Overview:
RNAcentral holds the sequence, with entries from MGnify. Glycine riboswitch aptamer from uncultured Phenylobacterium sp., 74 nucleotides, folded computationally. The organism belongs to Phenylobacterium, within Bacteria.
[in-house]
């Protein structure tokens, strides 16, 4: 990389419209998909890789989706 299983965190708040499992607009929130950013750290070392730390563009904030990571098989 695939397959399986585990797997957070935030309003299923208001309003309008509806074809009524949706659409949008306001305000508040999360970070663990991606970015992007300092740079802990690391490395074949003065050149390079860089987080689970920050940023909220982007995702997300009932339910499904989807998820870093962690196991376990090719």
């Nucleotide at each position: 990389g695939c397959g399986c299983g585990g797997g957070a965190g935030a309003g299923u708040u208001c309003a309008g419209c509806u074809c009524c499992u949706g659409c949008u607009g306001a305000c508040g929130c999360c970070g663990a998909a991606g970015g992007c950013g300092c740079a802990a750290c690391c490395g074949c070392c003065c050149c390079g890789g860089a987080a689970a730390c920050g940023c909220u563009c982007a995702g997300g904030c009932a339910a499904a989706u989807g998820g870093a990571c962690c196991g376990c098989g090719c």